Predicted 3D model of a 530-nucleotide part of an RNA (small-subunit ribosomal RNA, 5' domain) from an uncultured bacterium. Its Rfam family is "Bacterial small subunit ribosomal RNA". Gene Ontology terms of the family: structural constituent of ribosome and ribosome.
Context: one part of a larger RNA
RNA sequence: AUUGAACGCUGGCGGCAGGCUUAACACAUGCAAGUCGAACGGUAGCAGGAGAAAGCUUGCUUUCUUGCUGACGAGUGGCGGACGGGUGAGUAAUGCUUGGGAAUCUGGCUUAUGGAGGGGGAUAACGACGGGAAACUGUCGCUAAUACCGCGUAUUAUCGCAAGAUGAAAGUGCGGGACUGAAAGGCCGCAUGCCAUAAGAUGAGCCCAAGUGGGAUUAGGUAGUUGGAGGGGUAAAGGCCUACCAAGCCUGCUAUCUCUAGCUGGUCUGAGAGGAUGACCAGCCACACUGGAACUGACACACGGUCCACACUCCUACGGGAGGCAGCAGUGGGGAAUAUUGCGCAGUGGGAGGAACCCUGACGCAACCAUGCCGCGUGAAUGAACAAGGCCUUCGGGUUGUAAAGUUCUUUCCGUAUUGAGAGAAGGAUGAUGUGUUAAUAGCACAUCCAAUUGACGUUACAUACAGGAGAAGCACCGGCUAACUCCGUGCCAGCAGCCGCGGUAAUACCGAGGGUGCGAGCGUUCAUC
Numbered sequence: 001a002u003u004g005a006a007c008g009c010u011g012g013c014g015g016c017a018g019g020c021u022u023a024a025c026a027c028a029u030g031c032a033a034g035u036c037g038a039a040c041g042g043u044a045g046c047a048g049g050a051g052a053a054a055g056c057u058u059g060c061u062u063u064c065u066u067g068c069u070g071a072c073g074a075g076u077g078g079c080g081g082a083c084g085g086g087u088g089a090g091u092a093a094u095g096c097u098u099g100g101g102a103a104u105c106u107g108g109c110u111u112a113u114g115g116a117g118g119g120g121g122a123u124a125a126c127g128a129c130g131g132g133a134a135a136c137u138g139u140c141g142c143u144a145a146u147a148c149c150g151c152g153u154a155u156u157a158u159c160g161c162a163a164g165a166u167g168a169a170a171g172u173g174c175g176g177g178a179c180u181g182a183a184a185g186g187c188c189g190c191a192u193g194c195c196a197u198a199a200g201a202u203g204a205g206c207c208c209a210a211g212u213g214g215g216a217u218u219a220g221g222u223a224g225u226u227g228g229a230g231g232g233g234u235a236a237a238g239g240c241c242u243a244c245c246a247a248g249c250c251u252g253c254u255a256u257c258u259c260u261a262g263c264u265g266g267u268c269u270g271a272g273a274g275g276a277u278g279a280c281c282a283g284c285c286a287c288a289c290u291g292g293a294a295c296u297g298a299c300a301c302a303c304g305g306u307c308c309a310c311a312c313u314c315c316u317a318c319g320g321g322a323g324g325c326a327g328c329a330g331u332g333g334g335g336a337a338u339a340u341u342g343c344g345c346a347g348u349g350g351g352a353g354g355a356a357c358c359c360u361g362a363c364g365c366a367a368c369c370a371u372g373c374c375g376c377g378u379g380a381a382u383g384a385a386c387a388a389g390g391c392c393u394u395c396g397g398g399u400u401g402u403a404a405a406g407u408u409c410u411u412u413c414c415g416u417a418u419u420g421a422g423a424g425a426a427g428g429a430u431g432a433u434g435u436g437u438u439a440a441u442a443g444c445a446c447a448u449c450c451a452a453u454u455g456a457c458g459u460u461a462c463a464u465a466c467a468g469g470a471g472a473a474g475c476a477c478c479g480g481c482u483a484a485c486u487c488c489g490u491g492c493c494a495g496c497a498g499c500c501g502c503g504g505u506a507a508u509a510c511c512g513a514g515g516g517u518g519c520g521a522g523c524g525u526u527c528a529u530c
């Protein structure tokens, strides 16, 4: 000088930051990932419409029917649950940092070219009958799709030297003049979605080199081991895997073994070189009760998915089941020690959706804590009889000390009221006009305009007014180092102490007092680093 600090004494306000370093210990409860009806069959509940019946108060109420409409529980389907959030157990190299490389993939996004024809069989929901305490589940029957499967077609796709072979799709919403149709619709337009291919961007996988801790009281290690060629596997190179052949490969420039440890940008210190460190923020990695495994998918071997096994906890009708806070709060425990079971999606960002909007413990805010840094205040001026009191005294006085009292002022902060949409609000939706598209004054896209509307924070910030010196100072030290001295008590006792050392009757070193010194809403101690 520094700290994610703790402890002791003390404590007025604000701004900005930070807040389990220990048990990767166990977890009650709530929330943290949903969304789309413009993919689908539908209608459990709510609201509306239509129809029927009944009642009477004759325009209402009740009941029933009807998915007709707004919407929508459960279900099929799509996209997202691989992001965001947490933790640092493992890992001394399958990691990280820097610099290179070739044998790869890439949903959504952007650009471009072409396509989107014609069929089929199921299945959940639902219904019937069952099983089970529950979790859940069986059989039979019905039905839809942007779910699933063939057929046709196909390039600059794939395989192949070539010939040739193989491989795709899906619709939906809104609107409409002519034509057609009984209607739905066909047809046309716009929007969106779908398929194939090529390229880009982004993201990801892989390889190489150098660097990246301690120990030699660890000197040899290694059989898929090192290399080859056949086969397999992967998106992709490769002993990545496998049968065969050769006997290699690493090592004193530290292999192997063992202990410790996430790495970095950075942070602290230092004139620098270095040393120490890796909290917060950012990048990468690893993990998700412990161990193992794959499935789905563009991406996982997947924190709030699946399966198996151990341990633990819970439910049970004893047959069997359920669970995983190292997400946000919170509880117990451990510990010197670390916060609220808060508000809101208004802003930023993310997911779904055409949108409205929905979800979002990400995030924005608030609460707690002097934990740190910074700022402000606890009054200002005047005031000598140098008051009283305290302490010391050579008894003359000195000191506390302009300090107080008194007088004259001021009102920051705190407090009490009032003002305060000024900034965080940009948008989105309705309407009007214009342009483009189009047969079109539909619709859609873009631009401009009008009015209304959206704030958790928030009793906000800021400002104004009122009141009254009113509500606001402590902590450590005073032998030397080291700024600051006297008296009383004690008598090698009690005690102090970072080092030197003080204390055995005159202690500036112990205890107390007066005085002083330093810092100040803090001060001191302790741990740790330079």
Base pairs, nucleotide, nucleotide: 001529002528005526006525007524008523009522012376013375014374015373016372017371018369019368020334025332026331027330029329030328031327034079035078036077039076040075042072043071046070047069048068049066050065051064052063053062054061055060056059086287087286088285095212096211097210098209099208100207101206104204105203109200110199111198112197113196114195115194117151119149120148126141127140128139129138130137131136157166158165159164171192172191173190174189175188176187179186180185213259214258215257220250221249222248225247226246227245228244230242231241232240262284263283264282265281266277267276268275269274290309291308292307293306312323313322314321315320340366342365343364344363348362349360350359351358379409380408381407382406389400390399391398392397413471415466416465417464418463424457431449432448433447434446435445436444437443474519475518476517477516478515479500480499481498485514486513487512489510495502496501